[in-house]
Molecule: SAM riboswitch aptamer (S box leader)
Organism: Flammeovirgaceae bacterium
Formats: sequence, C1' cells, structure tokens
RNA sequence: GUCUUAUCAAGAAAGGUAGAGGGAUAGGCCAUGUGAAAUCUUGGCAACUCUGAUGUAAUUGGUGCUAAAUCCUACUUCGCUGAUUCGAAGAAAGAUAAAGA
Repeated sequence: GUCUUAUCAAGAAAGGUAGAGGGAUAGGCCAUGUGAAAUCUUGGCAACUCUGAUGUAAUUGGUGCUAAAUCCUACUUCGCUGAUUCGAAGAAAGAUAAAGA
C1' cells in the first nucleotide's frame, strides 16, 4: 500500500514554537494575523482493541480523536412539485480500529 469486517447526527481544552494556509478531492460554505498547517508539553473525550470479569462490570495498556452531521453536496432509486427545491433509502469516496494474507 491492497483486501475483509465494524462504526461514523454524541463527546472533548490550554500553553509554547511557528508564520499562511486549512477543513481528503471537486463545487459550495465555513473557521483563520483576535494567529492556519505542522510540531512539543500538559489535559480531556471514548470508537476499536489488550488485560480482566463471566450475573454485570471497572481499571490499566495500545492506537485514535479533541470547529461545524464524515461541515453540505457528488452516484442510483423512490416520493412531493408545473419546474426548481425539498425529503427518504441505498451506494461510491473518506476517516478510525482490528485480524489475516
């Protein structure tokens, strides 16, 4: 890196370095010199897993996360509508975790 499975409308800060980009991609729309990304320290949240229990758990460890529903949409089907719009379901893509090859 690829494949498989599960989850994704909840939750969660502050300081330092740094100096303009960032929110995956495209289109929107947002936050941002009242300091983006990245990185360090200390907190916090709790998805998976380790340990443990077996009537039910807790704790610890390993990754992870810590603006906005995965920020919204993207493709298909159905419904409403004169049409746009809007809504629902399912996919695709993405993120995280675990196991195996």